[in-house]
Context: one part of a larger RNA
């Protein structure tokens, strides 16, 4: 891991509410217990204790279909007659209460043959060094004492086997081993190891203290028990079909992953009208817009202050600058408003007239919500961020299409069939169903064909427009001339058109600056402006717009989805097609209203057929009809060695389905149908239990 088995809403009592039942009913109903009885303890019969109901209001007292408040005969509150018992089913409360799952608490008992610590009594500790105390001899000394040899054997003393540890490293790590194993290394005559007996324990012991040890179990042992502790947590909960179908909000909470009550879901009963659209008739202070107020901020100007200042000026003065008020101009606000919408909300009337709102009850779930778009806060007008609104939308609970892939984005809501039709978003060269469509323009960048990219920059290119110039010759290009007074004054070594300062005039011309620029020490040179002449039809400038260019850089290998495209790119315009489970068409099933027929009736109703209308996505969850299993009991006076269950088989029939029924085979002994009942009733999940492989 797979494959069988087994495995999770049950019982009791109470209580609610629905159905249903009583030849019950202003009464209804019996527990316990007695009795009697049956194939089979199911029953029968007695018991009237109690209980529910018959009248309520008030704290009572009390009064009573009314009472209570109150002076009050008034308002106003509560009331003014259908129940009771059984039976099922749902739901609730109390038990273990769907089922498995803690860590944990508590109480008894078992443990010191391991480990700790003591006791008692024995045991072990190779060699090999060093050589304390003390003492003798000898020499010195008055002596203590000293010096020198020998004797001597002290030590928590050195080296190092047994033993006792376990330092580093390596190995080993489904191991030789739940701590081995190798090499290395601590102590090893001592607080020394070590054997035997015994002694202390679960909030206790022990403990050179590590919270270490206490039998592979320690921050409180083990085992049994209370014991199905508890679990607002996790996981899991076993068959079909059908209708309806939420919710991730607000209050409250030691409360925020959990209740509870309202809101949204559903089934039932009840009476009878919401929504909706169009009329009429209401406030309002938001979008906008203002600048009248209350505040922010900018320019200008007049007037006042103040002379505190800073420049001129001998001084009056004046001139910058400073405060205030007051005018103009242009302004700015969520807590400004002289104004002022659309919507949305209220209220009437009319239409609308039901599977619909509303009230009452049984059951619920839901209360962790996601994106989008739109008005906002918070954040950086950052987030796939965060908090509100929008009875907005889709998901969630929603499949199909489309975006290449892709809950929340476009289209568009799947009841079943089908090789019919028609479009929706998007789409039509090939992967790929459909136009290499039709016109007119624009891209030259593979720009685009899929997001997105800014300031700046550019004789890219198309369109509009505005204006100069121009066959009396423009623009460009060639040729040719650009002079004289003069080197203009100053300055200055020098300034000669060209260091710089003033002037910037004349003349001869077709033109020609007292120079626009390069260049010299200065000159000189070499060009511009102007001007002629050839050429010959357009040149030039601004401004607005379209489509493009750079701007542009990232971390595994690129790309428009891909192949590719100069259209198959972009813009207008336009006509075909192609596309979904949508739309229609054909045929069937079902929900529910309506009508008609019918058929039964307890006269309420209930069923069948047949037309028509409107539906049949769908979690959480309601509601309803069904199917299998196992047992009881009645029938079939059912089937069965001329084969029962059960077990193979893809092929046969039925049923929307669970599922049922028929063949063959096996198999060897029970078993089925119909009506009721009862339930140990359905497995694929619960790191599920066992057994198997």
């Nucleotide at each position: 891991g797979c494959c069988a088995a087994c495995g999770a809403g049950u019982u009791a009592a109470u209580g609610u509410g629905u159905a249903u039942u009583g030849c019950c009913u202003a009464g209804g109903u019996u527990a316990a217990g007695u009795c009697c009885g049956u194939u089979a303890c199911u029953g029968g019969a007695u018991g009237g204790a109690g209980c529910c109901g018959c009248a309520g209001g008030g704290a009572a007292a009390c009064c009573g279909a009314g009472u209570g408040u109150u002076a009050a005969u008034a308002g106003c509150g509560c009331g003014u007659u259908a129940g009771u018992a059984u039976u099922a089913c749902a739901c609730a409360u109390u038990a273990g209460a769907c089922c498995c799952g803690a860590a944990g608490c508590c109480u008894g008992a078992a443990g010191a043959g391991c480990u700790u610590g003591c006791c008692u009594u024995g045991a072990g500790c190779a060699g090999g060094g060093u050589g304390c105390a003390u003492u003798u001899c000898g020499c010195c000394g008055a002596a203590a004492g000293g010096c020198g040899a020998a004797a001597g054997a002290a030590g928590g003393c050195c080296c190092g086997a047994a033993c006792c540890g376990g330092u580093u490293a390596g190995c080993c790590g489904u191991a030789c081993a739940a701590u081995a194993c190798u090499a290395u290394c601590g102590g090893a005559u001592g607080a020394c190891u070590u054997g035997a007996g015994g002694c202390a324990a679960g909030g206790a012991g022990u403990g050179a203290a590590a919270a270490g040890c206490u039998a592979a179990u320690c921050g409180a042992u083990u085992c049994a028990g209370g014991u199905a502790a508890u679990a607002g947590c996790u996981g899991g909960u076993u068959u079909u079909c059908u209708c309806c179908g939420a919710a991730a909000u607000a209050g409250c909470u030691u409360u925020u992953g959990g209740g509870u009550u309202a809101g949204c879901g559903u089934c039932g009963a009840g009476g009878u009208u919401a929504c909706c659209u169009u009329c009429c008739g209401g406030g309002g202070g938001u979008a906008g817009a203002g600048c009248a107020c209350u505040g922010g901020a900018a320019g200008a100007g007049u007037u006042g202050a103040a002379c505190a200042g800073g420049g001129a000026g001998c001084a009056a003065u004046c001139u910058c600058g400073u405060c205030a008020a007051c005018u103009c101009u242009a302004u700015c606000a969520a807590a400004c408003u002289c104004c002022g919408a659309a919507u949305a909300c209220c209220g009437g009337a009319a239409g609308c007239c039901a599977u619909u709102a509303c009230u009452c009850g049984g059951c619920a779930g839901u209360u962790a919500g996601a994106c989008u778009g739109u008005g906002g806060g918070g954040g950086c007008u950052a987030a796939g961020c965060u908090c509100c609104a929008u009875u907005g939308g889709u998901c969630a609970a929603a499949a199909g299409g489309g975006a290449a892939a892709c809950a929340g984005c476009c289209c568009g809501g799947a009841c079943c069939u089908c090789c019919a039709u028609u479009u929706a978003a998007g789409g039509u060269c090939c992967c790929u169903a459909a136009a290499u469509c039709u016109a007119c323009g624009u891209u030259a960048a593979g720009u685009a064909c899929g997001c997105u990219u800014a300031a700046g920059g550019a004789g890219g290119u198309g369109a509009a427009a505005u204006u100069u110039c121009u066959c009396a010759g423009a623009c460009a290009g060639u040729g040719a001339g650009g002079a004289u007074g003069u080197u203009g004054g100053c300055u200055u070594a020098g300034a000669a058109g060209c260091a710089g300062c003033c002037a910037u005039c004349a003349u001869u011309u077709a033109a020609a600056g007292a120079a626009a620029g390069c260049g010299u020490a200065a000159c000189a040179g070499c060009u511009c402006a102007c001007u002629c002449a050839c050429u010959a039809a357009g040149a030039g400038a601004u401004c607005u717009u379209g489509c493009g260019c750079c701007g542009a850089a990232g971390a595994u290998g690129a790309u428009c989805g891909g192949g590719g495209u100069u259209a198959a790119a972009c813009g207008u315009a336009g006509u075909a097609c192609c596309g979904a489970a949508a739309c229609u068409g054909a045929g069937g099933a079902u929900g529910u209203c309506c009508a008609a027929u019918u058929u039964c009736u307890u006269c309420g109703g209930a069923g069948a057929u047949u037309g028509g209308g409107c539906g049949u996505g769908g979690u959480a969850g309601g509601a309803g009809a069904a199917c299998g299993u196992u047992c009881u009991u009645g029938a079939c006076u059912g089937c069965a060695g001329u084969g029962a269950a059960g077990c193979c088989a893809a092929a046969g029939g039925g049923g929307u389905g669970a599922c049922c029924c028929a063949u063959g085979g096996u198999g060897g002994a029970g078993c089925g149908u119909c009506a009721a009942g009862a339930a140990g009733u359905g497995a694929g999940a619960a790191u599920g239990u066992u057994g198997g492989c």

Annotation:
Large-subunit ribosomal RNA, domain II from a Candidatus Nomurabacteria bacterium, 693 nucleotides, folded computationally. Rfam family: Bacterial large subunit ribosomal RNA. The coordinates come from a structure-prediction model, not an experiment, and the mean pLDDT is 81. The sequence was found in a public genome assembly.